Predicted 3D model of a 132-nucleotide RNA (SAM riboswitch aptamer (S box leader)) from an uncultured Flavobacteriales bacterium.

[in-house]
RNA sequence: GCACUAUCAAGAAAGGUGGAGGGAUUAGGCCCUUUGAAACCUUGGCAACCAACUGUAAGUCCGCCAACUGGUGGAUUGGAAAACCGGUGCCAAUUCCUAAUUUUUCGCUUUAAGCGAAAAUGAAGAUAAAGU
Numbered sequence: 001g002c003a004c005u006a007u008c009a010a011g012a013a014a015g016g017u018g019g020a021g022g023g024a025u026u027a028g029g030c031c032c033u034u035u036g037a038a039a040c041c042u043u044g045g046c047a048a049c050c051a052a053c054u055g056u057a058a059g060u061c062c063g064c065c066a067a068c069u070g071g072u073g074g075a076u077u078g079g080a081a082a083a084c085c086g087g088u089g090c091c092a093a094u095u096c097c098u099a100a101u102u103u104u105u106c107g108c109u110u111u112a113a114g115c116g117a118a119a120a121u122g123a124a125g126a127u128a129a130a131g132u
Stems, first nucleotide, its partner, number of pairs: 001132002005128004013043005021032003026099004044091003048088003054081001058077008095124001100121002103119007
């Protein structure tokens, strides 16, 4: 870089350097920003994925109790959940909003299509693990 899977209406500060942009792309909006943008550094924090001491439910075997197809001890399989520390990530606004749909519902006007709203799904993007 590529493709797959999952998540994306929650959450989370301050200082230093810097000096005009930023909110992924394109378009239309709207917002943040010299009361200091982006980027970089330090400390702090949040918790999506990973990791993680441990090891649930359940299954199997053996022994014992019981005779309600049950209970109990050990072994073994299993792997729910998982603190602290840690690996990435993140710390304005729903991924800031909208733009795709011979999908659904509702409303309006018209004459059976158009417009609008909501929901669902998708595209694109971001992040993570394993893969290539």
Annotation
Of the family's consensus pairs, 84% are formed in the model. It matches the Rfam family "SAM riboswitch aptamer (S box leader)". Gene Ontology term of the family: regulation of gene expression.